A computed fold for a 353-nucleotide part of an RNA from a metagenome, annotated as small-subunit ribosomal RNA, central domain. Its Rfam family is "Bacterial small subunit ribosomal RNA".
Context: one part of a larger RNA
RNA sequence: UUGGACGUAAAGGGCGCGCAGGCGGUGGAUUAAGUUAGGCAUGAAAGCUCCCUGGCUAAACCGGGAGAGGAUGUCUGAUACUGGUUCACUAGAGUGUGUUAGAGGGGUGUAGAAUUCCGCGUGUAGUGGUGAAAUGCGUAGAUAUGCGGAGGAAUACCAGUGGCGAAGGCGGCACCCUGGAACACAACUGACGCUGAGGCGCGAAAGCAUGGGUAGCGAACGGGAUUAGAAACCCCGGUAGUCCAUGCCGUAAACGAUGUGCACUCGAUGUAUGCCCUGCUACGGUGGGGUGUGUGUCCCAGCAAACGCGGUAAGUGCACCGCCUGGGGAGUACGGUCGCAAGGCUAAAACUC
Numbered sequence: 001u002u003g004g005a006c007g008u009a010a011a012g013g014g015c016g017c018g019c020a021g022g023c024g025g026u027g028g029a030u031u032a033a034g035u036u037a038g039g040c041a042u043g044a045a046a047g048c049u050c051c052c053u054g055g056c057u058a059a060a061c062c063g064g065g066a067g068a069g070g071a072u073g074u075c076u077g078a079u080a081c082u083g084g085u086u087c088a089c090u091a092g093a094g095u096g097u098g099u100u101a102g103a104g105g106g107g108u109g110u111a112g113a114a115u116u117c118c119g120c121g122u123g124u125a126g127u128g129g130u131g132a133a134a135u136g137c138g139u140a141g142a143u144a145u146g147c148g149g150a151g152g153a154a155u156a157c158c159a160g161u162g163g164c165g166a167a168g169g170c171g172g173c174a175c176c177c178u179g180g181a182a183c184a185c186a187a188c189u190g191a192c193g194c195u196g197a198g199g200c201g202c203g204a205a206a207g208c209a210u211g212g213g214u215a216g217c218g219a220a221c222g223g224g225a226u227u228a229g230a231a232a233c234c235c236c237g238g239u240a241g242u243c244c245a246u247g248c249c250g251u252a253a254a255c256g257a258u259g260u261g262c263a264c265u266c267g268a269u270g271u272a273u274g275c276c277c278u279g280c281u282a283c284g285g286u287g288g289g290g291u292g293u294g295u296g297u298c299c300c301a302g303c304a305a306a307c308g309c310g311g312u313a314a315g316u317g318c319a320c321c322g323c324c325u326g327g328g329g330a331g332u333a334c335g336g337u338c339g340c341a342a343g344g345c346u347a348a349a350a351c352u353c
């Protein structure tokens, strides 16, 4: 390279938008680039086939001749498929109208519970903590309890294998701004589509920069225990941080360890949310059936090394991208590039088993 793979063996990019590229629905016309038929020209040597019963004692091998195959150009045809041009269509895609659910995103405000701190009152000797203790706090009045105040962070119950989001992720309440989705209708556009190397954007936590904030928690650090020791686990404290604004960083078991899109392929059952039909009704509702979308469970066929997957496929196919190729060395060195830094991305070899 070919091939074969990528849930767990090596391997799906963290996620999206999207230029180029690749691929692309139905019917007609046209063209003849791809495709295809024939003619002509060209078509080194070697290789292949046949001939010379040519040359080495034979063969392999070598030599001579012919041909095929392969390649290019040109001329004349063919027109199913692909491509180009053009006309039309509506099943893909989008728009519209009407509904619906939602912790989707950004901003502003606000509420109650709790912790801590402060003030005042009641009250007196302990409290706290643990396996047991001690450090700690407390007669300068703690803990407990009542009232008042301050401030920060997070939103019990509702709450659910429930919902929303591309992923990261999102949870009190109200308002403002704003993205997406589903369903019904089938009015409009008429293939406008899918994927997507580069590129651009988003991206938990930790970390970085500047300024603010700091109740609780709490790396580091101090102390008390435990222990042979204890750089820990347990306890008392506690700085950065956690929070906000702005700007960086760009990673993760960024996981469904499962790329995106489309089509096809038995059933059963739960749940969320639409729509349609229908029974009962106290007119508040409450049952049954069907259909769509999402989210779970079990299973047929099939797949799979097994585990398992099984209309939310890991089944059957198509399109496009990413990625793998024994372990260690190593996601390292060097170089490049990005970053304030930490470091990220790209990415070897010697050597060794």
Stems, first nucleotide, its partner, number of pairs: 003325002006322001007307002012321001014202004021195003025089007033082002035078008048067005054062002092192001093189003096185005104178007111155001116150007126137002163170002207248006216242002221237004259320006267298014302309002326353003335346004